RNA sequence: GCCCUUGUAGUUCAAUGGAUAGAAUAGGUCCCUCCUAAGGAUUAGAUGUAGGUUCGAUUCCUACCAAGGGCA
Numbered sequence: 001g002c003c004c005u006u007g008u009a010g011u012u013c014a015a016u017g018g019a020u021a022g023a024a025u026a027g028g029u030c031c032c033u034c035c036u037a038a039g040g041a042u043u044a045g046a047u048g049u050a051g052g053u054u055c056g057a058u059u060c061c062u063a064c065c066a067a068g069g070g071c072a
Base pairs, nucleotide, nucleotide: 001071002070003069004068005067006066007065010025011024012023013022018055027043028042029041030040031039048064049063050062051061052060
């Protein structure tokens, strides 16, 4: 330098172009308990960046950024 894959809550993962982007785990608050743990209830939290296509984009296209891999 060229090619391929991946990028979504703190973490690990879902989501066939039409949902209020969904779980687990972790966090906050409350209950329970002598205390802690466990358990129960409840709550906040995410689509790498910028464009494009579309009535509608996490999903399709382009460029860039980041991580990983391959070739030279």
Record summary
RNAcentral holds the sequence, with entries from ENA. Transfer RNA from a Fidelibacterota bacterium, 72 nucleotides, folded computationally. Rfam family: tRNA. It is annotated as a transfer RNA. Its family is annotated with triplet codon-amino acid adaptor activity in the Gene Ontology. Lineage of the source: Bacteria > Pseudomonadati > Fidelibacterota. The coordinates come from a structure-prediction model, not an experiment, and the mean pLDDT is 80.